[in-house]
Notes: Predicted 3D model of a 72-nucleotide RNA (transfer RNA) from Insectozyma verbasci.
C1' cells in the first nucleotide's frame, strides 16, 4: 500500500429494517452477630465516529478511526 473480519452499558454476549435483550459486576432492601451465599427491587447504551437510503437503521450503502488476519 491492497483486500477481508471485528467494533453494542464497567466486562462478556444477543437482537428478521419496527420499544436495543440476557449474564456477570454495581447500588438499595430483606436475611445474617458480621461477611459470604441466597431472595427482591433499581440505575447504567444516543450500538467506534461522520454522512446517506428509508415512514422507521445496531442491521442496508459511502467515507473514516481503532484492533486483527492475509497478501505485497
Nucleotide at each position: 500500500c491492497u483486500g477481508g473480519g471485528u467494533g453494542u452499558g464497567g466486562c462478556c454476549u444477543a437482537a428478521u429494517g419496527g420499544u436495543a435483550a440476557g449474564g456477570c459486576a454495581c447500588u438499595u432492601g430483606a436475611c445474617u452477630a458480621c461477611g459470604g451465599a441466597u431472595c427482591a427491587a433499581g440505575g447504567g447504551a444516543u450500538u467506534g465516529c461522520a454522512g446517506g437510503u428509508u415512514c422507521g437503521a445496531g442491521u442496508c450503502c459511502u467515507g473514516u478511526c481503532a484492533c486483527u488476519c492475509a497478501g505485497g